[in-house]
RNA sequence: CCUGCGGGCCACGCGAUAUGCGGGGGAGGUGAUCCCUCGAGGAAAGUCCGGACAUCAAAGGGUAGGGCGGUGGCUAACGGCCACCCGGGGAAACCCGCGGGAAAGUGCCACAGAAACAGAACAGCCGAUGGCGCGGCCACACGUGAGUCGCGCACAGGCAAUGGUGAAAAGGUGCGGUAAGAGCGCACCAGCGUCGCGGUGACGCGGCGGCUGGGUAAACCCCGUCCGAUGCAAGGCCAAGCAGGACCGUCGAUCCGACCCGGUGAGGUCCAGGUAGGCCGCAGGCCGGCGGCGAACGUCGGCCCUCGAUUCCAGCCGGAAUCGAGAGAUGGAUGAUCGCGCAAGACAGAAUCCGGCUUAACGGCCCGCUGUCGGA
Repeated sequence: CCUGCGGGCCACGCGAUAUGCGGGGGAGGUGAUCCCUCGAGGAAAGUCCGGACAUCAAAGGGUAGGGCGGUGGCUAACGGCCACCCGGGGAAACCCGCGGGAAAGUGCCACAGAAACAGAACAGCCGAUGGCGCGGCCACACGUGAGUCGCGCACAGGCAAUGGUGAAAAGGUGCGGUAAGAGCGCACCAGCGUCGCGGUGACGCGGCGGCUGGGUAAACCCCGUCCGAUGCAAGGCCAAGCAGGACCGUCGAUCCGACCCGGUGAGGUCCAGGUAGGCCGCAGGCCGGCGGCGAACGUCGGCCCUCGAUUCCAGCCGGAAUCGAGAGAUGGAUGAUCGCGCAAGACAGAAUCCGGCUUAACGGCCCGCUGUCGGA
C1' cells in the first nucleotide's frame, strides 16, 4: 500500500422569482397592501424504557398484575453507558450473548428410537453361578448318584461395552479388570462438593473427595429487585348568547355624556357554574448562582453565534454601541419553479420537554487500531 476492526463528523452547494405557506416585528385610516426576519432531523420515526411537568386528598404497607436479572461502578433515573468476569466466534484488532435458579415442585421434549428420566434394554454380549441334556472318570448294592471333569442349550439370570435412532441416550479417552461388562480400579480431562491462596466482586489458580444428578424457566414456578394511576386531547386562566339565582323598578328602572328640570316608559344591576370562542402551557445556544438528588423545571445573571434596524467612528476595507428577532402549527406551515456546479444528492417531516435504546439509510471526510494470506 492493501486488508479488516472501532469511534467521531457531514447530510448536495450557490443564485434567482411582482412565487406559495406558518410565527414574530414594522409601515400604513393600523383597511387594502407593502417591507424586514425566522422556519425540521440524526434519526424529528417506533412510542420500547427512564425521568421532568400536570391532575387525581395522600402515594406509606399489603394483594393482584407487570418489568428487570453475571459483577463492580457512573447516572436524576433506566431495560442506558463504562470497565471487568464467564460462554461462543475470529489469525488479530475486535465482535456476539433475553448471562439468577433445572439437586423445591409441576409440565413439555415433534419425528425417529427399546427407552426422552425411570435406575431403561431392541439388536447384541455373557451364561462365571443355578437349571436341563449328553459324555468321560469315580463309587457301589450294577443302574443308580447331594461326587468330579468336559461339552452343549440359552431356562433362570448377569451386562450396558458394541450397533442402530435422535438436537440430546445415563460423564469422555486410554489402560487394567471380567464369564461378559461396568468409575469396578487407575491416569488425564470435564462437572460437582470442599479447603487454601489471589481478587471489592463476578471469578481464577492449586490441593483433596466420592464418582454424577439429560434438556427446557422467551413453560408454569421459585428467589432477588423495581413499579400508585392517567398523559399536553395533561392541566390552568378568561369568557359571549340562551337558560338560572338575588336585589331594585309603573310610588318610574333605563336612556337623553356629571347634577337639576324636562322628556321617554319596562326593564336594570349584581352573582355563580360554565357552553361557543379565546389565551397560557410552548422553548436561540452555552455557562454560572440560588431552590432542588437532579439534564429537562422555577428564578436571577453573564457570555456567545446568526440576521435585521438605528446611531457613532473611519478616506476605503471595516469597527463599536443600542434595540429587536432566533420552528411552535391546531385541518395542522417549513413548499414550488428555473439556472449553474459537482463527488449526482439516501432514509426521512417537529406536535410538551429531557436522557437513552431500537429501527431506516446514497455516499463522503477525519482519527485510532489489527496483520492470517498478498504487494513494495
Molecule: Bacterial RNase P class A
Organism: Solirubrobacterales bacterium